[in-house]
Context: one part of a larger RNA
Molecule: large-subunit ribosomal RNA, domain IV
Organism: marine sediment metagenome
RNA sequence: AUCGACCCGAGGGAAUUCGGCAAAUUGGCCCUGUACCUUCGGUAGAAGGGGUGCCUAGUCCGCGAAGGACUAGGUCGCAGUGGCUAGGGGACUCCGACUGUUUAACAAAAACAUAGGUCGGUGCAAGCCCGAAAGGGUGCGUACACCGGCUGAAGCCUGCCCAGUGCCGGUACCUGAAACCCCGGUACAACGGGGCGAAGGGCCGGUAAACGGCGGGGGUAACUAUGACCCUCUUAAGGUAGCGUAAUACCUCGCCGCUUAAUUGGCGGCUUGCAUGAAGGCCCAACGAGGGUCCCACUGUCCCCGGGUCGAGUCCC
Numbered sequence: 001a002u003c004g005a006c007c008c009g010a011g012g013g014a015a016u017u018c019g020g021c022a023a024a025u026u027g028g029c030c031c032u033g034u035a036c037c038u039u040c041g042g043u044a045g046a047a048g049g050g051g052u053g054c055c056u057a058g059u060c061c062g063c064g065a066a067g068g069a070c071u072a073g074g075u076c077g078c079a080g081u082g083g084c085u086a087g088g089g090g091a092c093u094c095c096g097a098c099u100g101u102u103u104a105a106c107a108a109a110a111a112c113a114u115a116g117g118u119c120g121g122u123g124c125a126a127g128c129c130c131g132a133a134a135g136g137g138u139g140c141g142u143a144c145a146c147c148g149g150c151u152g153a154a155g156c157c158u159g160c161c162c163a164g165u166g167c168c169g170g171u172a173c174c175u176g177a178a179a180c181c182c183c184g185g186u187a188c189a190a191c192g193g194g195g196c197g198a199a200g201g202g203c204c205g206g207u208a209a210a211c212g213g214c215g216g217g218g219g220u221a222a223c224u225a226u227g228a229c230c231c232u233c234u235u236a237a238g239g240u241a242g243c244g245u246a247a248u249a250c251c252u253c254g255c256c257g258c259u260u261a262a263u264u265g266g267c268g269g270c271u272u273g274c275a276u277g278a279a280g281g282c283c284c285a286a287c288g289a290g291g292g293u294c295c296c297a298c299u300g301u302c303c304c305c306g307g308g309u310c311g312a313g314u315c316c317c
Base pairs, nucleotide, nucleotide: 002312003311004310005309006308007307008306009305011303012302015301020298028052029051030050031049032048037042039153053075054074055073056072057071058070059069060068061067076080088296089295090294091293092292093291094290095288096287100112101111116151117150118149119148120147121146122145127138128137129136130135155282156281157280159214160213161212164211165210166207167206168205169204170203173202174201175200180195181194182193183192184191215233216232217231218230219229242276243273254270255269256268257267258266259265
């Protein structure tokens, strides 16, 4: 010199890096003070500010020599939660409401679950499940119950389509197997033909918080542009409210604004949406070891490295 654990550092202070990863800052208790927003609970330890030792005397609370509060004077240090212990803070946004759960041993999450919502099954010798059965579970429960599917708090809402597929219901008629009946056939049969006719299908209807789906062309306003309006083809119906360059936008680093000296970033707008959209959409206080961005503080992350302690190791005995 190297490696590991740890300590300190002038000036600068994120220039490092995918990213403040790591480290540093903050830290206890008392007093004070506290914004936006909000489901009025919260947000809150918001933020921010001050104090903190010891000695002497005294006052008060207290049953109290337990414990605690206060006043005055004094006193030491760089420093008084003097060691250990011990939140860094703020702003915007995406996702998920929340506490929970998970890939034992690379993933803790925006995944699962969740209250709540909705649809379907079920009247109990039920439905669903295990079991060739006996029997058992749900349940010694009984529709305010149990089982199954989807969705996922609250709030505001949840449009149009039943043509296809599925499910449910109906059905004069058509179709429709065996058995059975009749005729033929066979000294018996096989076999041939006819009749009857279940479910199912046809047919009729219902149903989308069932699977799913939710258009194109042309023209038009006295600048231009745009197109409330008109014409036309076409569908089962042609995407409503919302939201929107999005965890969804190809073009795309869209355009504008803010943020920076500079921004494929972030946020706010616009929005013709390649290919948003209603069990889901939108919004959202609180919450989060979740994702993105910015600011303050702070720092060996960095400029740019230096010094130190202990250990390993090399080396020496």